Molecule: c-di-GMP-I riboswitch aptamer
Organism: Sulfurovum sp.
RNA sequence: AAUAAGAAAAGCCAAACCUGUUGAGAAGCAGGGACGGAAAGCCACGGAUCUUCCUUCACUAUUGAGCAGAAGCAGACCGCCGGGUUGCCUAA
Repeated sequence: AAUAAGAAAAGCCAAACCUGUUGAGAAGCAGGGACGGAAAGCCACGGAUCUUCCUUCACUAUUGAGCAGAAGCAGACCGCCGGGUUGCCUAA
C1' cells in the first nucleotide's frame, strides 16, 4: 500500500414516536428523541414496495354526478434487495 475483516477509541448518521410546517397523497423539511447503522454518504439505474391531484376504461347512476376496481401519466422511497460512485479509524 492492496484485499478481506471489525476488537478499541474519537467523531458521524438517526428508526419508531412527539411537536411544528409543506404537499391531494406516498412523503419531505425543522426541532426533540434513540431502534439501530461501517457507507444508515451520494445517484431513483434495475427489481420490489407505496401514492393517485389528473386522464382513460370498468362499475353505480341516468345526464347533475359518484366511485371502493383496472390501466396510464406523474410521483415517493437509497434505513427493502441489487448496481454505480466517493470515503473515516484500526487491534489481532